Predicted 3D model of a 518-nucleotide part of an RNA (small-subunit ribosomal RNA, 5' domain) from a metagenome. Model confidence (mean pLDDT): 82 of 100.
Context: one part of a larger RNA
RNA sequence: ACGCUAGCGGCAGGCCUAACACAUGCAAGUCGAACGGUAACAUGAGAGCUUGCUCUUGAUGACGAGUGGCGCACGGGUGCGUAACGCGUAUACAAUCUACCUUUUACAGGGGGAUAGCCUUUAGAAAUGAAGAUUAAUACCCCAUGGUAUAAUGAUAUGGCAUCAUAUUAUUAUUAAAGUUUCGGCGGUAAAAGAUGAGUAUGCGUUCUAUUGGCUAGAUGGUGUGGUAACGGCACACCAUGGCAACGAUAGAUAGGGGCCCUGAGAGGGGGAUCCCCCACACUGGUACUGAGACACGGACCAGACUCCUACGGGAGGCAGCAGUGAGGAAUAUUGGACAAUGGAGGCAACUCUGAUCCAGCCAUGCCGCGUGCAGGAAGACUGCCCUAUGGGUUGUAAACUGCUUUUAUACAGGAAGAAACACCUCUACGUGUAGAGAUUUGACGGUACUGUAAGAAUAAGGAUCGGCUAACUCCGUGCCAGCAGCCGCGGUAAUACGGAGGAUCCAAGCGUUAUCC
Numbered sequence: 001a002c003g004c005u006a007g008c009g010g011c012a013g014g015c016c017u018a019a020c021a022c023a024u025g026c027a028a029g030u031c032g033a034a035c036g037g038u039a040a041c042a043u044g045a046g047a048g049c050u051u052g053c054u055c056u057u058g059a060u061g062a063c064g065a066g067u068g069g070c071g072c073a074c075g076g077g078u079g080c081g082u083a084a085c086g087c088g089u090a091u092a093c094a095a096u097c098u099a100c101c102u103u104u105u106a107c108a109g110g111g112g113g114a115u116a117g118c119c120u121u122u123a124g125a126a127a128u129g130a131a132g133a134u135u136a137a138u139a140c141c142c143c144a145u146g147g148u149a150u151a152a153u154g155a156u157a158u159g160g161c162a163u164c165a166u167a168u169u170a171u172u173a174u175u176a177a178a179g180u181u182u183c184g185g186c187g188g189u190a191a192a193a194g195a196u197g198a199g200u201a202u203g204c205g206u207u208c209u210a211u212u213g214g215c216u217a218g219a220u221g222g223u224g225u226g227g228u229a230a231c232g233g234c235a236c237a238c239c240a241u242g243g244c245a246a247c248g249a250u251a252g253a254u255a256g257g258g259g260c261c262c263u264g265a266g267a268g269g270g271g272g273a274u275c276c277c278c279c280a281c282a283c284u285g286g287u288a289c290u291g292a293g294a295c296a297c298g299g300a301c302c303a304g305a306c307u308c309c310u311a312c313g314g315g316a317g318g319c320a321g322c323a324g325u326g327a328g329g330a331a332u333a334u335u336g337g338a339c340a341a342u343g344g345a346g347g348c349a350a351c352u353c354u355g356a357u358c359c360a361g362c363c364a365u366g367c368c369g370c371g372u373g374c375a376g377g378a379a380g381a382c383u384g385c386c387c388u389a390u391g392g393g394u395u396g397u398a399a400a401c402u403g404c405u406u407u408u409a410u411a412c413a414g415g416a417a418g419a420a421a422c423a424c425c426u427c428u429a430c431g432u433g434u435a436g437a438g439a440u441u442u443g444a445c446g447g448u449a450c451u452g453u454a455a456g457a458a459u460a461a462g463g464a465u466c467g468g469c470u471a472a473c474u475c476c477g478u479g480c481c482a483g484c485a486g487c488c489g490c491g492g493u494a495a496u497a498c499g500g501a502g503g504a505u506c507c508a509a510g511c512g513u514u515a516u517c518c
Stems, first nucleotide, its partner, number of pairs: 001513004007370006013363002015328001020326003024323003029070003034067002037063002041061003044057006077281003086206008096198002101194007109143004119132005149174011179186002207253003214244003219241008256278004260271004283304005306317004334360001336359003342356001343354004373404004384394001386393002410454005418445001425438006462507005467488003473502005483490002
C1' cells in the first nucleotide's frame, strides 16, 4: 500500500511519485515619542438654517498615502545540485568582520541647499509616468572641535611563531554627531573591552567502477599591482616549467552530511522519515545593488521557457511558506480557530503583525491502554452437523434460567490546571529609577479534560489458517476438470492439500497478502 472487518481513548506520524503546473485567501511588518501633513472615522468648537441636517476648523483622539528609522539575511519549506574542507572531529587566524545587547571613557558648536508628499498642468487602455511651483526632518551636504582612531616617517623597550606583535613617544595629514519628549526618559557620535554571530585555513575520516590509466595551461610556483573585512592565481602584467597520479589522479555512476533510527549477544549489516545541528536551492541561467550581515523564497536587473491581461503601442507573474486545485501515482489530511501560552519584528509603552507556534478537524498509519460482561447453572435440553456398531458422540456451561456489576456508550448536573506577567493604582527600601510587596486584568483549546448521579447486559468481534515445514480433522461436492500453491507438491471416483459445511487452531480491533531491511 491493498483485501476483509471495525467499539473507545492517549501519544505520535501523515506526497516515499512530477525540484510537475498552479485558481483563490492568508504567510513581514512596525514606529505620530524622527518629519511635512489630514484622505477616511470619531470628539470638541464655530456658522447656517429647513431643528436635524449641512458647512468650516488638525483644535483633540487618531491616521490613508508620503519622507525617514529599524526589521525584511530570522522564522518557515525542499533535497535539485554537490564525492566537496560540503559534512564530522580536532586545531589555527601575528590574515579577519560583527547591526541590535552589556560595561567603560569622551563628545554633541555653527551653517546650507534640496526632495517626496500637497497643488497646477499633462502622456497612457493599463502598468506606470513627465513638467512646473512650493515644503519638512533623526533624510543629504559644508565648516569647526577631537584622540588610546587611521595612514606615513622616525626613536626606545619588552616579547615571540617566520612574515613580526605589544607598549611608550615625536612630527605631519585625514575623518564625528540629531534630535525628540507626557520632563521621567528615549535616542546620536568616536574609541576600547566583552558577548553573540559570521568568514578563512589546516590534519584525519567520508559510496561504487580500472570493462575509466594518464590528467592539467591560471594549470604549479615566483615578483609586482589591483581587489577583499581578511589570506590566497582571487584577478591581472611579467618570468620560470612546473603540479597531480597505481597509497588510484582524471573520467563515469550514485548520493545532501551528521546527531541518530532498525536489526544483531557482539562484530557487523541496512537506513538518513519525524526532532536537532550544518550545507545547498527558491520557474531555468547569469549579474550586481542596498545593507552590520544577501549576491537575497514572498527585493532589483538581463536572457530563456511557460501562463495571463491588452485599446496591439505595451504590460503582469513565480506555493520546494500554510491551506487548497489539477496532474502523476499503489498511496498521504482542513481553502479551520487563536495570538491565551512560548518565541520573533517594530514601538518608551499601550499595542500592532506573526499559516512560527499553540490548538482543533480528517486517516486503525504506528505504538500503548481499555472494553465487548462476571458468578452460578447438566434434563449434559432442542435444532444443526458428523460418526454410527443405532448405544451414543460433538457443538457445550455454551444457551435457557438465577444472582451481581456498570468500565465504556447514553442522559443530566458541576467544572479545571495551563496565568507568570506587561500596563495602571497603592505601599516599602534606597542609590530617584530601579528592586520588592499588595490589589486588579488577560484562555483559542472549551463547557474540553475531569468529577458526580440515573437506568439497564444494556451500545460493541472479526480475520487468517487446519498435508509436512507449522498449532489445528471430518463429511459432502468435483473427478489431472474446476482449482490450490512460500518450498516440497495436491487434483485422473472413497482428496485431512480444490469448493462448501460442521468442528478446531492462532492472533485479536484488528487479521491476512504484497513490497522492503536485519